[in-house]
The prediction has a mean pLDDT of 81.
Predicted 3D model of a 71-nucleotide RNA (transfer RNA) from a Verrucomicrobiota bacterium.
Its Rfam family is "tRNA". Rfam classes the family as a transfer RNA.
Lineage of the source: Bacteria > Pseudomonadati > Verrucomicrobiota.
The RNAcentral record of the sequence draws on ENA.
RNA sequence: GCGGGAGUAGUUCAAUGGCAGAACGCGAGCUUCCCAAGCUCGGAACGGGGGUUCGAUUCCCCUCUCCCGCU
Numbered sequence: 001g002c003g004g005g006a007g008u009a010g011u012u013c014a015a016u017g018g019c020a021g022a023a024c025g026c027g028a029g030c031u032u033c034c035c036a037a038g039c040u041c042g043g044a045a046c047g048g049g050g051g052u053u054c055g056a057u058u059c060c061c062c063u064c065u066c067c068c069g070c071u
Base pairs, nucleotide, nucleotide: 001070002069003068004067005066006065007064010024011023012022013021018054026042027041028040029039030038047063048062049061050060051059
């Protein structure tokens, strides 16, 4: 340099053109003599920019980071 893949919550992963979900973790409450466990509630995310569209996390382009292969 070329080709391919991945980027979503603090972490690990879903979803897919029409409200962005789960588990673990975190905070609060209930329970308990205390702790743990359990139950309830809560906050928190689509790498960045542009385009298409009534509507984009999803489709297209550029770009950034990481991984794999080729040279």